The prediction has a mean pLDDT of 83. A computed fold for a 72-nucleotide RNA from a Chthonomonadaceae bacterium, annotated as transfer RNA. It matches the Rfam family "tRNA". Gene Ontology term of the family: triplet codon-amino acid adaptor activity. The family's RNA type in Rfam is transfer RNA. The sequence is in RNAcentral, with records from ENA.

[in-house]
């Protein structure tokens, strides 16, 4: 220097252009003599940044950072 793939909650990963989820892990209550295990509710998101098309963009198109995987 080309090309590909991945970046979304602490973490792993979902999510036809039309309110952004799930497991866990966190908090609080129930159970329980205590922990734990199970139950119920709850918090936590500028979808790597910056634009753009669109009535609407995590989703499309441009730049750009980062990791990663190949070619030279």
């Nucleotide at each position: 220097g080309c090309g590909g793939a991945a970046g979304u909650a602490g973490u792993u990963c979902a999510a036809c252009g039309g309110u952004a989820g799930a497991a866990u892990g966190c908090c609080u209550g129930c159970c329980u003599g205590c922990c734990g295990c199970g139950c119920a509710g709850g918090a936590g998101g500028u979808u790597g940044c910056g634009g753009g098309u669109u009535c609407a963009a995590a989703u499309c198109c441009c730049g750009u950072c980062u990791u990663u995987c190949g070619c030279u």
NCBI's taxonomy places the organism under Bacteria, Bacillati, Armatimonadota, Chthonomonadia, Chthonomonadaceae.